[in-house]
Molecule: c-di-GMP-I riboswitch aptamer
Organism: marine sediment metagenome
C1' cells in the first nucleotide's frame, strides 16, 4: 500500500462439544480485515465459579477470557508510485 499477482484469515448465524459464566474448539458460513498471522507484558472491556461484605436484593474481587479494543514484542507474502 495500488483498478496489481499468489494467496490467506473468517464475523453474525447454525450445528456438535467444552466451561459456573464470560468464552473457546470443530463443521458449515462470510461480516469483514494489508497482519483479523503469534505471543496476555501495560491499559480497556467482559464474566464472576470460588472468596469477602451484606442478610433481602444484591455488591465488591481475576488466579478466568477478549489478539476481529488498543498498545508493544516476534515472524511473514508481493513490489507500481
Nucleotide at each position: 500500500g495500488a483498478u496489481a499477482c499468489u494467496g490467506g484469515c473468517a464475523a453474525a448465524c447454525u450445528u456438535a462439544u467444552c466451561g459456573a459464566a464470560a468464552g473457546g474448539u470443530a463443521a458449515g458460513g462470510a461480516c469483514g480485515c494489508a497482519a483479523a498471522a503469534u505471543c496476555a507484558c501495560a491499559g480497556g472491556c467482559c464474566u464472576a465459579a470460588g472468596g469477602u461484605c451484606a442478610a433481602u436484593a444484591g455488591a465488591c474481587u481475576a488466579a478466568g477470557g477478549u489478539g476481529g479494543c488498543u498498545g508493544g514484542g516476534u515472524c511473514g507474502c508481493c513490489g507500481a508510485a